[in-house]
Record summary
This is a predicted structure of a 355-nucleotide RNA (Bacterial RNase P class A) from uncultured Brachybacterium sp. The coordinates come from a structure-prediction model, not an experiment, and the mean pLDDT is 75. The RNAcentral record of the sequence draws on MGnify. Rfam family: Bacterial RNase P class A. The family's RNA type in Rfam is ribozyme. Lineage of the source: Bacteria > Bacillati > Actinomycetes > Micrococcales > Brachybacterium.
RNA sequence: AGUCGGCCGGGCAGCCGCGUCCUCGGAGCUCCGGCUCCGGGGCCGAGGAAAGUCCGGGCUCCAUCCGGCACGGUGGUGGGUAACGCCCACCCGGAGUGAUCCGCGGGACAGUGCCACAGAGAGCAGACCGCCGCCGCACCCCACGGGGCGCGACGGUAAGGGUGAAAGGGUGGUGUAAGAGACCACCGCGGCCUCGGCGACGAGGUCGGCACGGUAAACCCCACCGGGAGCAAGGUCAGACAGGGGAUGUUCGAGGGCGCCGGCCCGAGUCCCCGGGUAGACCGCUGGAGGUCGUCGGCAACGGCGAUCGUAGAGGGAUGGCUGCCGAUCACAGAACCCGGCUUACAGGCCGGCU
Numbered sequence: 001a002g003u004c005g006g007c008c009g010g011g012c013a014g015c016c017g018c019g020u021c022c023u024c025g026g027a028g029c030u031c032c033g034g035c036u037c038c039g040g041g042g043c044c045g046a047g048g049a050a051a052g053u054c055c056g057g058g059c060u061c062c063a064u065c066c067g068g069c070a071c072g073g074u075g076g077u078g079g080g081u082a083a084c085g086c087c088c089a090c091c092c093g094g095a096g097u098g099a100u101c102c103g104c105g106g107g108a109c110a111g112u113g114c115c116a117c118a119g120a121g122a123g124c125a126g127a128c129c130g131c132c133g134c135c136g137c138a139c140c141c142c143a144c145g146g147g148g149c150g151c152g153a154c155g156g157u158a159a160g161g162g163u164g165a166a167a168g169g170g171u172g173g174u175g176u177a178a179g180a181g182a183c184c185a186c187c188g189c190g191g192c193c194u195c196g197g198c199g200a201c202g203a204g205g206u207c208g209g210c211a212c213g214g215u216a217a218a219c220c221c222c223a224c225c226g227g228g229a230g231c232a233a234g235g236u237c238a239g240a241c242a243g244g245g246g247a248u249g250u251u252c253g254a255g256g257g258c259g260c261c262g263g264c265c266c267g268a269g270u271c272c273c274c275g276g277g278u279a280g281a282c283c284g285c286u287g288g289a290g291g292u293c294g295u296c297g298g299c300a301a302c303g304g305c306g307a308u309c310g311u312a313g314a315g316g317g318a319u320g321g322c323u324g325c326c327g328a329u330c331a332c333a334g335a336a337c338c339c340g341g342c343u344u345a346c347a348g349g350c351c352g353g354c355u
Stems, first nucleotide, its partner, number of pairs: 001355008010326007018045002021042009047332001051343002054341005059230004065263005071226005076090005091105001092103004106221002111219002113215003128161002130157004135152003139148003169187006188210001189208008234283004243274006255266003290309008327330001
């Protein structure tokens, strides 16, 4: 200088204030279980992302589901996990001197489509310039055998130039009128065999002159996964009101199992319109795939065992303010059912590995 990973994210003390819970005192009510109000004391009280709500689960309801189609998602291999699009290790390709980083990394001999502009030609390819041959015409030289040069027509040629993101393997040689895998060597590619690896794949040998480009963040094909809705889920209690009209149905069965079909099942109500009422309390609500330490297994992610810790649960929604000292003027931002991830935002500081 670079690169990768981990951690912290103001600290301490005092005062005042806020929320849940516990407790004490007083007052009121009581169905004697308690409840409400006021005051005092005590414990605890946001984050690494609580965020975006992008994935995956738990939980709850749809009675429980199964098969096919459709739709959506995932996509190298092997592991981890409750599960994942996450994590770990490895493989392949690319970038870098290197540590390391990046990859939406299955299939283009199943089929279809597309390849803009430029360019002669973009897919069972293509002669624009060039190169070469031959013919015709004109000119020049000549030792009369011929040679040179220019223009035009025809033909050969995919080496060279030019176009393009991409032009039907690459480099060198042989060969040829000029050329060309036409032939040869090496490299690449494809088939087969052997060996190593659980595997992706790798190494070696042998055969084949190449059998044919790209695109699947185009349709599509293959493999695997996915029932739907979400804590305003859902449940209990209390309270209020006013009913009226229509459609359809009760083993000839509506409707439901949130796309369609079939199976299987539940099943006496369901839907629409007009009018009216309520919007309170409690549960769900935080102890869970939990944190820390040790040990064992494993390269690791992680797992087994043992010990230990108790750490927010609101519902008009709580974390703030002041002072002193120190670092130094302090960022991004705040729970709302709970976890595992990803992504995004972030003043500043600390530690470690490697080049």